[in-house]
Context: one part of a larger RNA
Molecule: small-subunit ribosomal RNA, 5' domain
Organism: metagenome
RNA sequence: GAACGAACGCUGGCGGCGUGCUUAACACAUGCAAGUCGAACGAGAAGGAGUUCUUCGGAACUUGAGUAAAGUGGCGCACGGGUGAGUAACGCGUAGAUAACCUAUCUCGAUGUCUGGGACAACCCACCGAAAGGUGGACUAAUACCGGAUAUGCUUAUUAUUCAUAAGUUUUAUAAGCAAAGAUGGCCUCUGAUUUAAGCUAUUGCAUUGAGCGGGGUCUGCGUACCAUUAGCUAGUUGGUGGGGUAAUGGCCUACCAAGGCGACGAUGGUUAGCGGGUCUGAGAGGAUGAUCCGUCACACUGGCACUGGAACACGGGCCAGACUCCUACGGGAGGCAGCAGUGAGGAAUAUUGCGCAAUGGGGGAAACCCUGACGCAGCGACGCCGCGUGAGUGAGGAAGGCUUUCGGGUCGUAAAACUCUGUCAAAAGGGAAGAAAUGUGUGAUGGUUAAUACCCAUUGCAUUUGACGGUACCUUUAAAGGAAGCACCGGCUAACUCCGUGCCAGCAGCCGCGGUAAUACGGAGGGUGCAAGCGUUGUUC
Numbered sequence: 001g002a003a004c005g006a007a008c009g010c011u012g013g014c015g016g017c018g019u020g021c022u023u024a025a026c027a028c029a030u031g032c033a034a035g036u037c038g039a040a041c042g043a044g045a046a047g048g049a050g051u052u053c054u055u056c057g058g059a060a061c062u063u064g065a066g067u068a069a070a071g072u073g074g075c076g077c078a079c080g081g082g083u084g085a086g087u088a089a090c091g092c093g094u095a096g097a098u099a100a101c102c103u104a105u106c107u108c109g110a111u112g113u114c115u116g117g118g119a120c121a122a123c124c125c126a127c128c129g130a131a132a133g134g135u136g137g138a139c140u141a142a143u144a145c146c147g148g149a150u151a152u153g154c155u156u157a158u159u160a161u162u163c164a165u166a167a168g169u170u171u172u173a174u175a176a177g178c179a180a181a182g183a184u185g186g187c188c189u190c191u192g193a194u195u196u197a198a199g200c201u202a203u204u205g206c207a208u209u210g211a212g213c214g215g216g217g218u219c220u221g222c223g224u225a226c227c228a229u230u231a232g233c234u235a236g237u238u239g240g241u242g243g244g245g246u247a248a249u250g251g252c253c254u255a256c257c258a259a260g261g262c263g264a265c266g267a268u269g270g271u272u273a274g275c276g277g278g279u280c281u282g283a284g285a286g287g288a289u290g291a292u293c294c295g296u297c298a299c300a301c302u303g304g305c306a307c308u309g310g311a312a313c314a315c316g317g318g319c320c321a322g323a324c325u326c327c328u329a330c331g332g333g334a335g336g337c338a339g340c341a342g343u344g345a346g347g348a349a350u351a352u353u354g355c356g357c358a359a360u361g362g363g364g365g366a367a368a369c370c371c372u373g374a375c376g377c378a379g380c381g382a383c384g385c386c387g388c389g390u391g392a393g394u395g396a397g398g399a400a401g402g403c404u405u406u407c408g409g410g411u412c413g414u415a416a417a418a419c420u421c422u423g424u425c426a427a428a429a430g431g432g433a434a435g436a437a438a439u440g441u442g443u444g445a446u447g448g449u450u451a452a453u454a455c456c457c458a459u460u461g462c463a464u465u466u467g468a469c470g471g472u473a474c475c476u477u478u479a480a481a482g483g484a485a486g487c488a489c490c491g492g493c494u495a496a497c498u499c500c501g502u503g504c505c506a507g508c509a510g511c512c513g514c515g516g517u518a519a520u521a522c523g524g525a526g527g528g529u530g531c532a533a534g535c536g537u538u539g540u541u542c
Base pairs, nucleotide, nucleotide: 001542002541003540004539006538007537008536009535010534013388014387015386016385017384018383019381020380021346026344027343028342030341031340032339035075036074037073040072041071043067048063049062050061051060052059053058082299083298084297091224092223093222094221095220096219097218098217101216102215103214106212107211108210109209110208111207112206113205114148117146118145124137125136126135127134128133153178154177155176156175157174158173160171163168182204183203184202185201186200187199225271226270227269232262233261234260237259238258239257240256241255242254243253244252274296275295276294277293278289279288280287281286301322302321303320304319305318324335325334326333327332352378354377355376356375360374361372362371363370364369391421392420393419394418401412402411403410404409425483427478428477429476430475431474435469440464441463442462443461444460445459446458447457448456486531487530488529489528490527491512492511493510497526498525499524500523501522507514508513
């Protein structure tokens, strides 16, 4: 000199954009942060509509184009959000390998979706219980569960063949095994009529399978802090064979066999630490660092374990143990903010128990829509960067006053007053955006599908509909210089000097050093210098 997630002191007008527990991975009151689907299913409150009856109050029944609470079932809850405790490691970075692998949803294909068979159980009721919950009983549906059939195919085994090789792969044949679920809209026929069913059709789902996108698992080369005042370490240890296990290689696990494996090119041990893109500094080389944002890893009260699932050994799931807190009728139960706010504690120190799903994105749904403390916004803090303002012109009797003086004067100083203007910001009034594209609804057009001018799908025109911020940004007008300047320094380094007080005292100080009676160095005043809504101090890095 530059920098900071800073803090402290004095001071403080406005705006934009950022940013804000670095300490106790300490403990947490309260609210919210993951639900959704009635176009899978039984069922169905309130309200609505219709029909009938009516004492005109209403009642009964029907209706799913009426779905709230609860339930079965599906998908989601492994994303998003937080933190950096652990980890010196294939954790991360980079470059590769996988002939050793997986992949729900999505995209493009292929094939199928037969039969309607079986068994249960929730919601409900009863009892017990303070509660959490438990026990028993009755009924029943399904895209829930279990059989059967079929196999375009897939898997496994065996045989043969082709190609290639270090292990393999492709093809052929045989044998065995492995699937499924429907829902909604429309039309037509039967019919006295309606509804249902059958049929046709459209959309969507379901099963098997091929490929892809995207996402992961595993392995390897190289790089990745300090200590040798850490020199030896290792029995599943190193390798092999058989077996098990996994999506998959492998001592990953197990039985047996061999006795190996690592190490001064630093093993083992200890201390510290998430890593990278980056950030700061520097001419660079380098040094320091890893807040915000992005990628990645690890963790979710502490330790362990598995279940479900395409994926977890799962932050707001489960079980066991532990510490802590709470409830209890003492028998027993409940909980996990390192999600967003917020509280206590710790600390030099770090914010609102706000608004909204309007936008972007995510989950569910055919859609409308619902959910979303992600996110978008607002609030608080000069914490940082940037921008603007606190007025402009004229104005000498060089006013008054302060300070100083050699008493003549000098200086503050065109500074003020006074006169003439301007109107940024703030204030008040009026106008007033963009962020909105969609979706839906209504009505047209064209095309596709189809037996069909239904329905549905695609494209498109018109109308209508959606804003938390917020009457915000911005614009205009009104009045008015009115409401808006401080802080540090002035001995040298280092820009800026005099007076008074003090008298080695009180004090200053980054270094050199000042102060013992004329202190430009202490304290005050006047003046000056520097920076400026900031200025200094402290801490840390280069």